The RNA shown here (SAM riboswitch aptamer (S box leader)) has 114 nucleotides and comes from Phaeocystidibacter marisrubri. The source organism's lineage runs through Bacteria, Pseudomonadati, Flavobacteriia, Flavobacteriales and Phaeocystidibacter. Its Rfam family is "SAM riboswitch aptamer (S box leader)". Gene Ontology term of the family: regulation of gene expression. The coordinates come from a structure-prediction model, not an experiment, and the mean pLDDT is 83.
RNA sequence: GGCUUAUCUAGAAAGGUGGAGGGACAUGGCCCUACGAAACCUUAGCAACCUGGCCGCACGGCAUAAGGUGCUAAUUCCUGUUUCCGCAACAAAUAUGCGGGAAGAAGAUGAGUG
Numbered sequence: 001g002g003c004u005u006a007u008c009u010a011g012a013a014a015g016g017u018g019g020a021g022g023g024a025c026a027u028g029g030c031c032c033u034a035c036g037a038a039a040c041c042u043u044a045g046c047a048a049c050c051u052g053g054c055c056g057c058a059c060g061g062c063a064u065a066a067g068g069u070g071c072u073a074a075u076u077c078c079u080g081u082u083u084c085c086g087c088a089a090c091a092a093a094u095a096u097g098c099g100g101g102a103a104g105a106a107g108a109u110g111a112g113u114g
Stems, first nucleotide, its partner, number of pairs: 002113007013043005021032003025080001028078002044072003049068003053062003076106001081103008
């Protein structure tokens, strides 16, 4: 990296090194950043997916934060593909625009797997 599955509007930052980018991705937005980006390191924190503990086992649940991950700007920053609803304009329908809902795609993270 592939496949399966669960979750993704909550939560949680300081310091050091570094020195110009960053927010995964076409597009279009909107943001962060020399009052210091990415990356790396240290410490702290958040959460509770897995292990471990308890409810005798399973299922399901509870507590903790010891171990393994993860995370610590903005909803996965928003948009994107399909569909539905409302509104505007029109004689009407379609298309279009705006607002909203649902599903999906893609992605992230955990656990499992050939």